The part of an RNA shown here (small-subunit ribosomal RNA, central domain) has 350 nucleotides and comes from an uncultured bacterium. Its Rfam family is "Bacterial small subunit ribosomal RNA". The coordinates come from a structure-prediction model, not an experiment, and the mean pLDDT is 89.
[in-house]
Context: one part of a larger RNA
RNA sequence: UUGGGCGUAAAGCGCGCGUAGGCGGCCCGGUAAGUCCGCUGUGAAAGUCCAGGGCUCAACCCUGGAAAGCCGGUGGAUACUGCCGGGCUAGAGUCCGGAAGAGGCGAGUGGAAUUCCUGGUGUAGCGGUGGAAUGCGCAGAUAUCAGGAGGAACACCAAUAGCGAAGGCAGCUCGCUGGGACGGUACUGACGCUGAGGUGCGAAAGCGUGGGGAGCAAACAGGAUUAGAUACCCUGGUAGUCCACGCCGUAAACGAUGGGCACUAGGUGUGGGGGGUGUCGACUCCCCCCGUGCCGGCGCUAACGCAUUAAGUGCCCCGCCUGGGGAGUACGGCCGCAAGGCUAAAACUC
Numbered sequence: 001u002u003g004g005g006c007g008u009a010a011a012g013c014g015c016g017c018g019u020a021g022g023c024g025g026c027c028c029g030g031u032a033a034g035u036c037c038g039c040u041g042u043g044a045a046a047g048u049c050c051a052g053g054g055c056u057c058a059a060c061c062c063u064g065g066a067a068a069g070c071c072g073g074u075g076g077a078u079a080c081u082g083c084c085g086g087g088c089u090a091g092a093g094u095c096c097g098g099a100a101g102a103g104g105c106g107a108g109u110g111g112a113a114u115u116c117c118u119g120g121u122g123u124a125g126c127g128g129u130g131g132a133a134u135g136c137g138c139a140g141a142u143a144u145c146a147g148g149a150g151g152a153a154c155a156c157c158a159a160u161a162g163c164g165a166a167g168g169c170a171g172c173u174c175g176c177u178g179g180g181a182c183g184g185u186a187c188u189g190a191c192g193c194u195g196a197g198g199u200g201c202g203a204a205a206g207c208g209u210g211g212g213g214a215g216c217a218a219a220c221a222g223g224a225u226u227a228g229a230u231a232c233c234c235u236g237g238u239a240g241u242c243c244a245c246g247c248c249g250u251a252a253a254c255g256a257u258g259g260g261c262a263c264u265a266g267g268u269g270u271g272g273g274g275g276g277u278g279u280c281g282a283c284u285c286c287c288c289c290c291g292u293g294c295c296g297g298c299g300c301u302a303a304c305g306c307a308u309u310a311a312g313u314g315c316c317c318c319g320c321c322u323g324g325g326g327a328g329u330a331c332g333g334c335c336g337c338a339a340g341g342c343u344a345a346a347a348c349u350c
Base pairs, nucleotide, nucleotide: 003322004321005320006319007304008303012318014201015200016199017198021194022193023192025088026087027086028085029084030083031082033081034080035077036076037075038074039073040072041071048066049065050064051063052062053061054060091191092188093187094186095184096183097182103177104176105175106174107173108172109171110154115149116148117147118146119145120144121143125136126135162169163168206247207246208245209244210243211242215241216240220236221235222234223233258317259316260315261314262313263312266295267294268293269292270291271290272289273288274287275286276285299306300305323350324349325348332343333342334341335340
């Protein structure tokens, strides 16, 4: 292993694309493989069940009957599934239109601030803390003004907002480029959903080579605190943080909630699009579609809560769980430069 489950108890792969496979809209015709029915073959004996009988009973034995999953042959049925053929447009896609967006990549560019350098003004302190000290400063600091250098990040706008499959994305401009929503309904005609393997993307940290380095800052040093203080606080400070190329492939990669489709009360806010009323127009009000929040009923739930963005009601496909520790470890295999990652036990123990 039948089952029962996966928001928080063990359990949704971090996220896409997609192979095999599984599953798949409406109508008509054919076929009859699955399916269903009849007949039939086989289904040894023993065993099993029923009836009767023999050992004094029983066990045991004998006789007869029944039962027997599956499998084969043959005739038939055609609703459903499959297969073949034809048709359709409600699924899916293409096309056209105007609009939204920090979606991605590349190039350029702007101002504020920090730091450093040069010069001016200026003098005895500055800095830091709970209080201090280390530290910086008469070789002129801090403060202030002017000029210059360089790196990184983009205040306000900013939102409970938007975009993206996820990771994630924010000054401004230009170029290249992906996706989605809405409206039209011209075209294709089921072309669909999911997706074992596979393949790509994938925060931060980390690694390799080369560059860059303002601020911040693991490690490290010093000053404090303390019984101690390998910390919290302070003064410094190197990797790193940044760029290019190549690796790594993890996370509380979280909505701790896989994807798709359909159905099932409402109320309220907000982003995008469309329609209507009204208007000169903006606007207001009403309605529809898509997204994103809050509240709430049925239903569900162990409860908390979820509740048309379901954790409700159903169907399809994938992944995963099966007491705690040992252990996401050992061993083996695969991957990696390494760090390590993926796969993944057992003894023993409670």